[in-house]
Context: one part of a larger RNA
Molecule: small-subunit ribosomal RNA, central domain
Organism: Beta vulgaris subsp. maritima
């Protein structure tokens, strides 16, 4: 490479956009490059193979094949090309609809903490039990007032939205996407996508703010044989904001994207239609069962892991190793590309 695979055995890129490339609707006409039919020429010699010489390897003789190439005459289904048309794929518009989709600004109440004042007096706090800690310099409790930061209870749901990461108090403004529906329009404009570009939780990084609670590190008290832990009392980075940078996760549905075809029940979200029916029909989602089928089994099962097609990524025994070397980008941390010897 051929082949076989990729939910859990090795293997789906974290996600999208998108260049090249690959693949690609319907009906005509033209063309004759690919394709295909026939004929001719050529395919040196050697080699190979057949025949005759009673036998016969070699030599000599007479032939064949040589899947190829060239040229001529045809065919026109398919591929390619050119032209014309179509509407189902795709898109645009009208009319509706839902949503924690994103960004900015403003604002609300509960709670924790701190501070102030009043009241009030000896404990409070914590635990399996304690102690460290806090408290007569008046704590805990309680009432009122204030400050500041962070997160948004109930509603709340297997619910919704988003490409993924993710997304929830309320309001304004700006912006993206989606669904339904019937007609109007464009007329294949599509799918995938090496390279490339963008987005991308948490933690960590840089600069400047902020700092209530929580809380790596650290300190103390316990526990214990020990306890660099689990438990307790404190507590710094951090968590928050702005601007950069990092680019990784069990980034998981461990399941790439797209299209088509395939039993039947149940419950649910957003639309549409309906003779008003506790109903029915139909769409786009998101759940839970299950037939066929698939699967090593578990299980999947119209949201497929079924039946098919297109394109991309990836895998090829375990360790060595996601290491070394080299390169790219990074402030660094570390990231990406990524071996071999050797061992079994």
């Nucleotide at each position: 490479u051929u082949g076989g695979g990729c939910g859990u055995a090795a293997a789906g890129g974290g996600c999208a956009c998108g260049u090249a490339g690959g693949c690609g609707g319907u009906g005509a006409a033209u063309c004759g490059g690919g394709u295909u039919g026939a004929a001719a020429g050529u395919g040196a010699a050697a080699g190979u193979u057949g025949c005759a010489a009673a036998a016969c390897a070699a030599u000599g003789g007479c032939g064949g094949a040589a899947u190829g190439c060239u040229c001529u005459c045809g065919a026109a289904a398919c591929c390619a090309a050119u032209u014309c048309a179509c509407u189902u794929g795709g898109g645009u518009g009208a009319g509706a609809c839902a949503g924690a989709a994103g960004a900015u600004a403003g604002u609300g109440g509960a709670a924790u903490u701190u501070c102030g004042u009043g009241u009030g007096u000896a404990g409070u706090g914590g635990u399996g039990a304690a102690a460290u800690c806090c408290g007569c310099a008046a704590a805990u409790c309680u009432a009122c007032a204030a400050a500041g930061g962070a997160a948004c209870g109930c509603c709340a749901a297997a619910a919704g939205c988003g490409a993924a990461g993710g997304u929830a108090g309320c309001u304004c403004u700006c912006u993206g996407g989606g669904u339904c529906c019937c007609u109007a329009c464009c007329g294949a404009c599509g799918c995938u996508g090496g390279a490339g570009u963008g987005c991308g939780a948490a933690a960590g990084c840089a600069u400047g703010g902020g700092g209530a609670g929580c809380g790596a590190a650290c300190a103390g008290g316990a526990u214990u044989a020990g306890a660099u832990a689990c438990c307790c009392u404190g507590g710094u980075a951090g968590u928050c904001c702005a601007u950069g940078g990092c680019g990784u996760a069990a980034a998981c549905g461990a399941u790439g994207a797209g299209u088509g075809u395939u039993c039947g029940g149940c419950a649910u979200u957003g639309g549409u239609c309906u003779a008003c029916a506790c109903g029915g029909a139909u769409u786009a989602g998101a759940g839970g069962c299950c037939c066929a089928g698939c699967u090593a089994a578990c299980g999947c099962g119209u949201g497929a892991a079924a039946c098919a097609c297109u394109c991309c990524a990836c895998c090829u025994g375990g360790g060595g190793a996601g290491u070394a070397c080299g390169g790219u980008a990074g402030c660094a941390a570390g990231a990406c590309c990524g071996a071999a010897a050797u061992u079994u």